[in-house]
Molecule: small-subunit ribosomal RNA
Organism: uncultured bacterium
RNA sequence: AGAGUUUGAUCCUGGCUCAGAUUGAACGCUGGCGGCGUGCCUUACACAUGCAAGUCGAACGUGAAAGUACUUUCGGGUACGAGUAAAGUGGCGCACGGGUGAGUAACGCGUGGAUAAUCUACCAAGAAGUUUGGGAUAACAGCUGGAAACGGCUGCUAAUACCGAAUACGCUGCAUAUCUAUCUUAUGUGGGAAAGAUGGCCUCUGCAUAUGCUGUUGCUUUUUGAUGAGUCCGCGUACCAUUAGCUGGUUGGUGGGGUAAAGGCCUACCAAGGCGACGAUGGUUAACUGGUCUGAGAGGAUGAUCAGUCACACUGGAACUGGAACACGGUCCAGACUCCUACGGGAGGCAGCAGUGGGGAAUAUUGCGCAAUGGGCGAAAGCCUGACGCAGCGACGCCGCGUGAGGGAUGAAGGUCUUCGGAUCGUAAACCUCUGUCAGCAGGGAAGAACGGUCACUGUGCUAAUCAGCAGUGAAUUGACGGUACCUGCAAAGGAAGCACCGGCUAACUCCGUGCCAGCAGCCGCGGUAAUACGUAGGGGGCAAGCGUUAUCCGGAUUUACUGGGUGUAAAGGGAGCGUAGACGGUUGUAUAAGUCUGGAGUGAAAGCCCGGGGCCCAACCCCCGGGACUGCUUUGGAAACUGUGUAACUUGAGUACAGGAGGGGCAGGCGGAAUUCCUGGUGUAGCGGUGAAAUGCGUAGAUAUCAGGAGGAACACCGGCGGCGGAGGCGGCUUACUGGACGGCAACUGACGCUGAGGCUCGAAAGCGUGGGGAGCAAACAGGAUUAGAUACCCUGGUAGUCCACGCCGUAAACGAUGAAUACCAGGUGUCGGCGGGCAGGGCCCGCCGGUGCCGCAGCUAACGCAGUAAGUAUUCCGCCUGGGGAGUACGUUCGCAAGAAUGAAACUCAAAGGAAUUGACGGGGACCCGCACAAGCGGUGGAGCAUGUGGUUUAAUUCGAAGCAACGCGAAGAACCUUACCUGAUCUUGACAUCCCUCUGACCGGCAAGUAAUGUUGCCUUUCCUUCGGGACAGAGGAGACAGGUGGUGCAUGGUUGUCGUCAGCUCGUGUCGUGAGAUGUUGGGUUAAGUCCCGCAACGAGCGCAACCCUUAUCUUCAGUAGCCAGCAUUUAGGAUGGGCACUCUGGAGAGACUGCCAGGGAUAACCUGGAGGAAGGUGGGGAUGACGUCAAAUCAUCAUGCCCCUUAUGACCAGGGCUACACACGUGCUACAAUGGCGUAAACAAAGGGAAGCGAACAUGUGAGUGCAAGCGAAUCCCAAAAAUAACGUCUCAGUUCGGAUUGUAGUCUGCAACUCGACUACAUGAAGCUGGAAUCGCUAGUAAUCGCGAAUCAGAAUGUCGCGGUGAAUACGUUCCCGGGUCUUGUACUCACCGCCCGUCA
Repeated sequence: AGAGUUUGAUCCUGGCUCAGAUUGAACGCUGGCGGCGUGCCUUACACAUGCAAGUCGAACGUGAAAGUACUUUCGGGUACGAGUAAAGUGGCGCACGGGUGAGUAACGCGUGGAUAAUCUACCAAGAAGUUUGGGAUAACAGCUGGAAACGGCUGCUAAUACCGAAUACGCUGCAUAUCUAUCUUAUGUGGGAAAGAUGGCCUCUGCAUAUGCUGUUGCUUUUUGAUGAGUCCGCGUACCAUUAGCUGGUUGGUGGGGUAAAGGCCUACCAAGGCGACGAUGGUUAACUGGUCUGAGAGGAUGAUCAGUCACACUGGAACUGGAACACGGUCCAGACUCCUACGGGAGGCAGCAGUGGGGAAUAUUGCGCAAUGGGCGAAAGCCUGACGCAGCGACGCCGCGUGAGGGAUGAAGGUCUUCGGAUCGUAAACCUCUGUCAGCAGGGAAGAACGGUCACUGUGCUAAUCAGCAGUGAAUUGACGGUACCUGCAAAGGAAGCACCGGCUAACUCCGUGCCAGCAGCCGCGGUAAUACGUAGGGGGCAAGCGUUAUCCGGAUUUACUGGGUGUAAAGGGAGCGUAGACGGUUGUAUAAGUCUGGAGUGAAAGCCCGGGGCCCAACCCCCGGGACUGCUUUGGAAACUGUGUAACUUGAGUACAGGAGGGGCAGGCGGAAUUCCUGGUGUAGCGGUGAAAUGCGUAGAUAUCAGGAGGAACACCGGCGGCGGAGGCGGCUUACUGGACGGCAACUGACGCUGAGGCUCGAAAGCGUGGGGAGCAAACAGGAUUAGAUACCCUGGUAGUCCACGCCGUAAACGAUGAAUACCAGGUGUCGGCGGGCAGGGCCCGCCGGUGCCGCAGCUAACGCAGUAAGUAUUCCGCCUGGGGAGUACGUUCGCAAGAAUGAAACUCAAAGGAAUUGACGGGGACCCGCACAAGCGGUGGAGCAUGUGGUUUAAUUCGAAGCAACGCGAAGAACCUUACCUGAUCUUGACAUCCCUCUGACCGGCAAGUAAUGUUGCCUUUCCUUCGGGACAGAGGAGACAGGUGGUGCAUGGUUGUCGUCAGCUCGUGUCGUGAGAUGUUGGGUUAAGUCCCGCAACGAGCGCAACCCUUAUCUUCAGUAGCCAGCAUUUAGGAUGGGCACUCUGGAGAGACUGCCAGGGAUAACCUGGAGGAAGGUGGGGAUGACGUCAAAUCAUCAUGCCCCUUAUGACCAGGGCUACACACGUGCUACAAUGGCGUAAACAAAGGGAAGCGAACAUGUGAGUGCAAGCGAAUCCCAAAAAUAACGUCUCAGUUCGGAUUGUAGUCUGCAACUCGACUACAUGAAGCUGGAAUCGCUAGUAAUCGCGAAUCAGAAUGUCGCGGUGAAUACGUUCCCGGGUCUUGUACUCACCGCCCGUCA
C1' cells in the first nucleotide's frame, strides 16, 4: 500500500466481498512445562449451608462451667480455674472496606471556577477548664403469658448512662456606636460546659480504703490546620421534528418558615411572567470519566479487569440515630415471593466470599492464612477482617522454554506418482557419536520479617524522687504460600505435535473415488465421466501448544468527504419570484481589543501511552525509578496586520432624477374579415361520404353540389424569422384607456442603502373540481362499422363531459438548457435584435461602445459525450439536494384539499449487482450502394403412374453400424447369393486367427490317404530339412508357463488426421507511426472503377503478409523438330484393303516455341484508373474449362478408413464354423428410370464420333441356335488385334388418335451365363400375359451457349449382378426489360436494454 466482482472487451460511477489489528469471548480438533494476568457480557432471576463487623473489664454492675488439688456426714464443701467465658448498661465502629450498573440525558459525569452562602467525629497545634449535687434503670431475683418470635408485672443495683446548680476572656443572641453593599471593630446586656479511668510515690494502716503529690489518658469550651463532605456557576456530554409548542409554585418580588448552608426549598400576598428551530416539551436508548481497541492522522467504536465520581441494595415509601445515612449484612409501613406455625401469629432479603438452582454459546473452590499490606476497637497484649496475601480450576490472553544435536547414500524398505527410464517423501529413517533444557526420582534449600511484645543494657526525659514515656544496642521469637522458587546429583532420546489450508484474491499440485449426486463456498463461483474447487491419499506452502470457525468493533471505505466527495447524461438544482431570521460583504482614516498571535502562572489525580534507565536467567498486557506528553480549561502581561465593534469620511457596488427609442409584457372595453356548422329560400338529381379496401352513416320526406339571406360560437392564415417580450408558467387580428419591467444616453442627487436566502408569502401549463352562463368546431367516456385468432386499440361514422366566459379551488408536468442565484477574471471568428458614438468619397459603407439572442472554435475542464465570455473554465458568497438496485415516492402518522389527490416520508424482506459514456460485432418488417440462375424473362423437369434405389416407421431371433435443414436420404457402399459381415441362432477354442520373448519335444512345413461332422473343430496313417567347432544353432511345427495378444466395445463433447459448409464470397490481418485515459481507431474510410481490398486519385499514414489475379493442366490458331503401329498430295505397284515401295506435304501424335498485352485508333472520363465502339487477328478485354478454397464459423461429420488418450471386456464385448439376416412391408418421404405417344411407335436398308479398356484378359472370322449363347479358334500385353454395332439423324414403308402396333409393370412356361452353390436372393433370353398411366393439386428443382434439352458410347468396382457414379462425344435451342420484390452475400451508415449475438432479450398471467 491494495485486491476480487457489473462488460464480448473498455473507461467511469457505485455497492458487495477479502487480505490487517482487536476481544472478559464461544464452538470444533488437538494438547508437554512455566511466569504474569484474567474469568456470569445472559435473569438488578430465586437462593440451601458456612463465613464476610466487631471491639473495649484501663467506663459500669453482675458473673458461670469442665478440670485439678484438698476435704467429707458421701448429700456436699473449700481453693485454684477466674473476676476468665458469657449476657447486660455504656463508649467507639457499623456512612469505611467489599458488590452491582437497575435507574438516571441530569450540574449525574468531565473540566475550570465560586462558597464573603457552609459543616467536618477521629487526627495535629494553641488557649482555658475538669467544681458541686440528684433521681432512676438494664443485667439479676421472683411470679407470669405465648407453639415460637418475643414479652408482661413486682422488687434490687452501678457507671465516662441521664438530670440539676456554679463558673466561663475566647463562643453565641440582642442593643448602641463607628465604619460600612455584606464582612469587620468597640462597648453594654442576656445565654450556654464537663467524667472520669489508671500507673507511681509519700502519709496513715494489720490489710483494704481514704487524703495528698505526680505522670498518662479521657472529658468540656474555644481558635487554627489537615482531611472529608454539602451547595452554586461557565463550557462539554446519544438518537428521533413521522415529538413544535411547553409551563400554575409556573417566572419574579415582599414577609415568614426551614436547613450546616444560598435558593419557590416551603408558605401567605402581589405582579404576569419564564422556556423554545442556537431545538423547549415529549419519546427511545444509556451510568460518566481516566482510559481501551483501531486509525498515517483527523476521526470512529467502546467504558470488563485497575483507578476517580455517581447511583442502587427484594419492589415502593418514610423517618430515627449520628459529625456524616434517609443507612447492602439498622428501624418502621405497604407490596410480591419464600419459609416456620399449635392457624392465634412470626421469620427472611448473597448486586459481600465460596456455593446451589435457573437462564445461557458461555465464565472457576462451599480452599489456606491473617505471615505481609491495609482497616475497626483497645493504653497495650491482642481480637476481628471472604479487604487482602496465597493456593486450586480453565491454553481465556500475553510472554518464555521444550518435544533433541552432529554425522550418516545402498539415495534401504515402504508409500505415492510415472512418459516405466525414473521422480519424490529424503539425511528423513536405520546406524554411529554427543547432550540432558522440561517432566521424573533423590538431596540441599531461600528472599519475602519490618514491626510488635519479652528479657538484658545504655541514653534521654517528667518529677521532690522513682515509675511511666521517648531514643538506641544486644539476645531469643513470629511464614498461609511451602519443603515452593532456586541449586546439585541420577538414568535414559528415553515421556512430550497438532491444526487449518493448497481454483483466483492468497504462499502452496498430483493420483484415485464420485458424476449437477454426495457435497463445497468469504466474494467470484466449483460438481452433468479425465474436478489442482466435493471426499480420501501422497506431496506441498502456513502457523505452532496451539490451529481453525463463528461473533464483535475499527481499518481498508476519500462509501457522510473538517483534513477529504459530489449534483447536464451515472443518485442528486427547489417549477418561478419576492422577502424574514441568518450567513457573507466596496474604498480611506481613527479608537478598541471580542476573535487572532505571543510570553508567564495555575490546573490537566494515580495508573496507562511514549522516551531513558533499572529488576525478575531472558521476555511479558510483568514490576520499579526518572522524564516527556496529556493538543484542554482558567488567569495575567504584550502586539494590532486581518475579522468584529464604535466613529469620521469617499464613490466605483446599488438606487433616484432628466431626456429617448424597441417590444405577441399584463389587465379591461370596443371593432373586423376569412372559414366550419346550423336555419330559411332558389336551382338541381341520385347519389354523397369515407378507406389500404370497405362498411356503419347521410340521401327520392330531395342529400352532396351551387346561389342568396340569416344565426351563433370559437380561433386569428399570409407577415412569422434558432426574431421580440416576460421571473417562470407563458404571450400573436385591429383599436382605445390604464399599467409593470428591461435597455441605451447624460452624470444632477443619496452614500454600501449590497448579494444570497432556512421558515414564510405570491405566481404557477394542461387535466380535474364547485356555482352560474355559453356551446360553432374539435373531442376522453360511450355507440356502431371495419381490421384481427381475439382487438375493450391503431382506421372510419357518430357523440357527451370538457375545451370558451365570470368567480372560487387544485398546485402538479420530460414545470428541460434534464444545467440554482450573484460577482469578478480568462484567445478569437461569424450572424441577428434594440440603442448610442465616431469617420468617410453619404439613398450607403467603415470603425467602435453597451444590452439581448444564436453558431463555430483555443486554452482549460470532463468518465466520455461534450461545455467553452449565455461555461460544464478559474475563484468567492449563500441556498436546495444526493449517498447501491428493488421494496417505494409505497405504508403508517401529520398538514393541506369539496374531492381527485398533493406535501412530508420509512421499515421488514430481497439481489450482487443496478447504472453512465464510449468500443467491436451481430441484428432491424432502418437508410444508401453493389453482386449472384436470387427474382424476373425463358427451356426442361420433380410433385400424379409403374418400377429401381436410399431413408423413416413398423416388423423381426437379427432385420449390424453410421449420416439428419440447406451442408442426411442412387450418402459411407467403385457394386450384401457364400465370403464381404460388423447382426442373429446353433456348435467349437482359450497364450488364442495375428506380434515379440522363454522352456521342452519333434523334424518338419508342404503334400497324400482315411474316419467322422451340417461345417469348422476332432481323430488316425504315410512321406520328409540345412549348417556345425558335434556343445549346439537357423528354420518350421507341436506342447507348456506367463508377460501379453485381441475388441467394427464406449466417448468425434478428450483428440490427431481427413472432409463438408458459408464460398472462389472478397475479404482477413500484421509491423512501425499517429489519434484516443482505454476497449479501440487509422491504414481497410472517401471520389471513381473492377469479376475482385482490381486499379487510379485523394487522405496521418507508410509499408507488408494470407487471400484476388498471374504462374500449372486442358482446349481453340500457327511455327519448328520427330515420323511408327498414324497419314497418303504427288510417283510407282496392287489381290483394290495405305495392302506394298516410297514420302512425311497434309491429318494426327508428342516435344519445343509463337500468339492476346487494352498493344493500336476514336470517343467518354479528371490529362488517371477504366469504360464504350472500331481495326487487325484463330482467339479481345480474366477467350472456354479445370486444379487451386484466406482469417475464421457451425463443440458440423468421422473413434466403423487410419492413428490415438481415458474407460470397459479377457473360457469373452476376443477367435472360428454352418445356417439365417442386412433383400422383411399396412405406410410416409427423397433421388432416379420408363412412360403416357404422331416432333411418335414399328419395319427395311444406309451414314458420321470421341474417350476408354484388354492376359485368371479382350476375343475377330467361321459354324450353330429365334435368342441369351455355344463350339472351334486367328490376332493382340495394343496409334498395329479385339471389345465395337455408335445412337439420335436422314431415306422409304406402315400405323391414324385408340388405353392403341402407345406403355411396358406383373405373372406363367421354357432357357442361357457366371459361380462350390442362383430357394430365401443374380443378370439375361424366347414365347405368352399386357397393370397403372392420356402430361400430373398445393408446392418445388436445374439451366445464360456448344449451355439447357435430347442421343448413344466407354470405364471403375466386379466371378456374376446398374435405371447409380465417373467420363466421352453426336444433334443442338429459347430468354435476360430490369433490380421493385423473395433468398443468400459484400461495403458504408444509423438505432439498440442484443454479444450464447433476433432461433436474442424480455413483460404479464397461470401451474